Context: one part of a larger RNA
Formats: sequence, structure tokens, C1' cells
RNA sequence: GAUGAACGCUGGCGGCGUGCUUAACACAUGCAAGUCGAACGGAAAGGCCCAAGCUUGCUUGGGUACUCUAGUGACGAACGGAUGAGUAACACGUGGGUGAUCUGCCCUGCACUUCAGGAUAAGCCUGGGAAACUGGGUCUAAUACCGGAUAGGACCACUUCUUGAAUGUUGUGGGGGAAAGUUUUUUCGGUGUGGGAUGAACUCGCGGCCUAUCAACUUGUUGGUGGGGUAAUGGCCUACCGAGGCGUCCACCGAUAUCCGGCCUGAGAGGGUGUACGGCCACAUUGGGACUGACAUACAGCCCAGACUCCUACGGGAGGCAGCAGUGGGGAAUAUUGCACAAUGGGGGCAAGCCUGAUGCAUCGACGCCGCGUGGGGGAUGACGGCCUUCGGGUUGUAAACUCCUUUCGCUAGGGACGAAGCGUUUUGUGACGGUACCUGGAGAAGAAACACCGGCUAACUACGUGCCAGCAGCCGCGGUAAUACGUACGGUGCGAGCGUUGUCC
Repeated sequence: GAUGAACGCUGGCGGCGUGCUUAACACAUGCAAGUCGAACGGAAAGGCCCAAGCUUGCUUGGGUACUCUAGUGACGAACGGAUGAGUAACACGUGGGUGAUCUGCCCUGCACUUCAGGAUAAGCCUGGGAAACUGGGUCUAAUACCGGAUAGGACCACUUCUUGAAUGUUGUGGGGGAAAGUUUUUUCGGUGUGGGAUGAACUCGCGGCCUAUCAACUUGUUGGUGGGGUAAUGGCCUACCGAGGCGUCCACCGAUAUCCGGCCUGAGAGGGUGUACGGCCACAUUGGGACUGACAUACAGCCCAGACUCCUACGGGAGGCAGCAGUGGGGAAUAUUGCACAAUGGGGGCAAGCCUGAUGCAUCGACGCCGCGUGGGGGAUGACGGCCUUCGGGUUGUAAACUCCUUUCGCUAGGGACGAAGCGUUUUGUGACGGUACCUGGAGAAGAAACACCGGCUAACUACGUGCCAGCAGCCGCGGUAAUACGUACGGUGCGAGCGUUGUCC
């Protein structure tokens, strides 16, 4: 000098930041991922319209699709958010390669969007179970499922050209592969294929910890051939064959640890560090597994096993806060079970609107940085009081009183935003923060100073008490009767809403 700090004493205001470093310990409760009726069959209650009945504001019947629980379907749920347990590794950083790759939504070019079919959920009927849930019968729809037609420069085989190397490119032939509809008009969609963008995957060079009280390690191990698998290369996997591969340039074992941009310190070189913000990676009660999908081996999906907790009619079931709040526990120690989708962004929707503990804000904490205030001018009989004294006085000290001003912040009364030049709408509309910031008026010096130190290092001294006691102390050291070093007082020095102490780094 610095700090995600803690502790002691003290504490007026504001702005901007920041806040479980320990038990990746266990979790009550609420919320954190839905949306679409312009894909579909439908529909209880409510609304609206019509008709009838009368009891005159109700009942019954029909319609509408304003609206919509559940269901089929579609997209999203792989993002966003948390954490750092594991990992010494192509995990990360940096620079390359893919002539070995994939890519939903988006942009752009070309060509299409044809003819048929059978089911099933919901519904209705009927069972089982304490529940979670689940069985049977029957009916029905679709942008759900499925068959056919057509299609090229997509695919396959041979071949030409280029290249160090072809899966690129030219030509010939081949068999097989697609689609979906919807809205009131504008519309929104669907299929195949080329290119782009974005994202992802694999691979390589180099770089960054400790230990030799770890010196040898290795059998899918190292290489080849055939096959399998993958979007794709590859011992990635498998059969056979050869016997290799790595290591003092530190292999292997062990210990520790997410990595980086950065941050702290330092003149620099360097040393330390990785909290907040940003990028990558890993993980989601522990271990294993696949499914769906453009993308997961998936935090609030599924299956199995383990531990734990809960419900049970004992037969069987349910759960996963390292999401936001919050609770217990651990600890020196770390906040509210808040408001809003107004803004920014995300999801789905033609849109309106919906969802969003992302985010924007507010609350708590002097935890940090910065700013402001606690008054200013005059005022000597140098008052009173305190302390010291050589008893003359000195000092506190222009300090106070007194007088003249000012009113920041705070208090109080009134007004009152920007953020919205947006968004939405026929029109009316729309701000959580917030009655906040800010502006104007009013009263009155009024409501606001502590903490540590004073032997030397090191700025700042006297008196009393104590008497190697009580105590102090970072080092030297101080205290045994005149202690500037202990305790108290007066005085002084430093710093100031803080001041000291402790921990850690340079």
C1' cells in the first nucleotide's frame, strides 16, 4: 500500500459498489418455463343473441365462439440462473488445421406444395387401488401417423480436370427418397436442395503448480490388416498379426488446485492472487444408463442401484434449493420468506395479451471508495472552573460568555419529474422505483465527534497513585518509593464518521 474481511470503542447524511471465503451440510413454505383456439376434436360454469313460459326477473330450449380447464399437436424447456466438488487434462490461454465434420430458428437463391388411407387421446360406458396411479369396451379430429405419384446439380457407381493429397469439379448411367394446411382481407406456414451467418465437434504447435523420503511405467498397452460404430478422424470397439510405446528434457505414483481476461504490490523485472464483472470448462443428493431432440447423456425430464427424509389402509408410493427469498447447523463472519415486468433481454404467439426470483428496483450492514456537514466574523477584566506552580504566576484560551451573520445536510409545508421521441390502440391508455430525485417557501446555531497515541524507533509532558506488585510491550525494554514506559487527571500529537487491533499478500 491492499483486503469479499473479523474484533473493540464510537457513529450525522448522500452517491456508487459490495455482502456464506466455513458444511458440494440437511432443508419446512412460496415462487423461479411456459406459450399457441390463426394446427385439432371439443366444452362445465360465466358473457352475448333469439324464442317460449310466466312468478316481471327468473326458468327452460336453441344459437354464437367473447372465453377456455383437461386432451391430441407444435415450438421452447440444451437458453437464462447457481456453484467450484472433481479435474494437472488439448481442461484452459494463444495460434493453426478439418482435403475427417454437423448445425433447429434466421438471411438469401432455385424448384415444388399432388392423389389416397387407417388409427388414437379427449368424450361416453364400466372396472382395480388407501393413495400415487391404472385396466377394458365404444366413438371421433388434425399442421399427429402412414401408402402411392413426381423431382434436380441431393444420393450411389464409373469417369474428366485441378491439387502434394479429393468427399471439390465435368460427363455418363442407376435405383430409390418429399410435402400441410390455416386466417375475415392483408397473411402465417409446409417439402427438397445450393450458399451465408451463428453455434457446436474433433485435431495439432507452444505456455502456466509442488514432491525423487515417487525411478522406472505400460497388454488395448504401441503399430498394422479386415470389420463394426460415429455427423466425423482414430484401439473409439472387435478378430487376427507383429512386439512394441513412454521415461532424469522427470515418465509413473503421490499431494494440492477449475483455467483465463484481470486484480494487488513494485521504478521495473518480478512476486502474490483469481471475490465481484466478462469468457471457457465441470457439476446438479451419490454412482451408473440410455431415451427424445438440430443440439443433452439433460439442475426444477426418464430408468436402475445406494444413503437420507416423508406418506401409507403395510399391499405400495413421494422427494432432491450448488435457482430467488427463507430455516436449522457449522463458523470470527456475510442481508428481505420485498415490489414490478415500466425499461433491457428471453420463450412461444400474425397480433393483442401471457410467462420470466433473468433483469430493473427497493430493504439490511460505515463492508469498501468518494463527497458533504457538525457553523462563520468580531470578541480580554485574558472571566468562572480544571491542571501545574518557584505562590509571583503560567496554561486550558478568542476557547467560552456576549454580539453580528449564514442555513448546506437534517426537520417541516407546497409543487413534482426524465427514464416513454418508446409501446399499444378506432378511442380511452401505459413508470415498479416514487410522492423518490429535483424546485420553492418556513423556523432556528438550532439535531450531529469520536478513536488511538505521547521512553527511542515516532509527531506529542507534567502531576498524583502504585512500589519487580498491579501491569505494559511491535523491537529495544519499563516497574524493587522522586516511573515523561503501569493506572488516572490536565495538557499535547495524529487522524477524523471514523479510529485502533488481528489475519493474509506485495

Notes
A computed fold for a 506-nucleotide part of an RNA from an uncultured bacterium, annotated as small-subunit ribosomal RNA, 5' domain. The full RNA is in RNAcentral, with records from ENA and SILVA. Rfam family: Bacterial small subunit ribosomal RNA. Its mean pLDDT, the model's own confidence on a scale to 100, is 81.